[in-house]
Molecule: Bacterial RNase P class A
Organism: uncultured Ferrovibrio sp.
RNA sequence: AGACGGCCGGACGGCCGCGGCGCUGCCAGCAAUGGCGGUGUCGAGGAAAGUCCGGGCUCCACGGAAACACGGUGCCGGGUAACGCCCGGCGGGGGCGACCCCAGGGAAAGUGCCACAGAGAGCAGACCGCCAUCACGCGCCGAUCUUCGGGUUGGCGCCUGAUGGCAAGGGUGAAAGGGUGCGGUAAGAGCGCACCGCGCGGCCGGUAACGGCAGCGGCACGGCAAACCCCACCGGGAGCAAGACCAAAUAGGGAUGGCCGCAGGCGCAAGCCUGCAGGGCGGUUUUCGGCCCGCCAUCCGGGUCGGUCGCGCGAGGUGUCCGGUAACGGGCAUCCCAGAGGAAUGGCCGUCCAGCUCACGCAAGUGGGUGGACAGAACCCGGCUUACAGGCCGUCU
Numbered sequence: 001a002g003a004c005g006g007c008c009g010g011a012c013g014g015c016c017g018c019g020g021c022g023c024u025g026c027c028a029g030c031a032a033u034g035g036c037g038g039u040g041u042c043g044a045g046g047a048a049a050g051u052c053c054g055g056g057c058u059c060c061a062c063g064g065a066a067a068c069a070c071g072g073u074g075c076c077g078g079g080u081a082a083c084g085c086c087c088g089g090c091g092g093g094g095g096c097g098a099c100c101c102c103a104g105g106g107a108a109a110g111u112g113c114c115a116c117a118g119a120g121a122g123c124a125g126a127c128c129g130c131c132a133u134c135a136c137g138c139g140c141c142g143a144u145c146u147u148c149g150g151g152u153u154g155g156c157g158c159c160u161g162a163u164g165g166c167a168a169g170g171g172u173g174a175a176a177g178g179g180u181g182c183g184g185u186a187a188g189a190g191c192g193c194a195c196c197g198c199g200c201g202g203c204c205g206g207u208a209a210c211g212g213c214a215g216c217g218g219c220a221c222g223g224c225a226a227a228c229c230c231c232a233c234c235g236g237g238a239g240c241a242a243g244a245c246c247a248a249a250u251a252g253g254g255a256u257g258g259c260c261g262c263a264g265g266c267g268c269a270a271g272c273c274u275g276c277a278g279g280g281c282g283g284u285u286u287u288c289g290g291c292c293c294g295c296c297a298u299c300c301g302g303g304u305c306g307g308u309c310g311c312g313c314g315a316g317g318u319g320u321c322c323g324g325u326a327a328c329g330g331g332c333a334u335c336c337c338a339g340a341g342g343a344a345u346g347g348c349c350g351u352c353c354a355g356c357u358c359a360c361g362c363a364a365g366u367g368g369g370u371g372g373a374c375a376g377a378a379c380c381c382g383g384c385u386u387a388c389a390g391g392c393c394g395u396c397u
Stems, first nucleotide, its partner, number of pairs: 001397008010352007018043011045374001049385002052383005057239004070235005075089005090104001091102004105230002110228002112224003127170002129166007137158009178196006197219001198217003202213004243309004253300007261276006278293004316335008353372001355370006
């Protein structure tokens, strides 16, 4: 200087205050209980947070099982109540290293996509380039003829074009049909060879992922599955405002009993029907219409307000021993540790501890001031993620 893991997250004392529970005094009340006090005891977190996963619990649905659809998970082994979590390992990548990171099954089932650029992007392709042949032209060298101007012919080189060969090099691209080297060739090319890579089957090691060895194959089989898809495994839904119990006033429902204006009709009667009267309804009054209506008492059942439970002894904490590399598991001992309802857990003072700062001092230091983050239970538990002043410990490079 850095890597990894674990832990703390102000300490002690005093006073006042708040919430739960226990005991207790006084007062009210027949009582249940209530009010005002006293006292004892307990009273946030490592994340109580986000509500992202996994469970417990509760209700709903459902005969069992399977399949389909949909969603999720995805190297291997282990841990766990379970997990997308944790531990150990494997493979790949990064770092000098301690160590860190990885949606890490299948692309020789099928479908699809591979933009731009580029000649060519999926039974690939030829722009520049390399090579061969031919044609035209130019230059050089040689042979030969010559009327000394030149002609004919052979070779070599070059420009341009055509035809063909090639895929080494350049260029494009995220990606161009293995890489490096030697040989080979007209030039080239797994065309041949060696090594590396890849594939295939075999042997050996490992529970496995996978690794190692020798052999064979000249290389086929590009990439993308956080595209569809295939394979394997997992998954009913909703959530404590879940849900269970008790249960008022008022209104409405039902049962029983009592009472129930006048007229007419029916009926033996109980009663029913029609009309009138009466009562109620618009902000008020009148008129004309409209709509509604028996009254009282007792009881029953449903729901609402409200109350009680759910609600904290639990996959619990601490210590220690044993097994295991570890996650974790087991034994023993010990402890009881908030609960709730829109919600208590706070304030002040003193002493001290880090940190910051000022003054003095050469320095060690002395004195003063300031001063502690993120945040906060609401059914509970296991994880993950996110926030966090400052500090401590251990291992390692």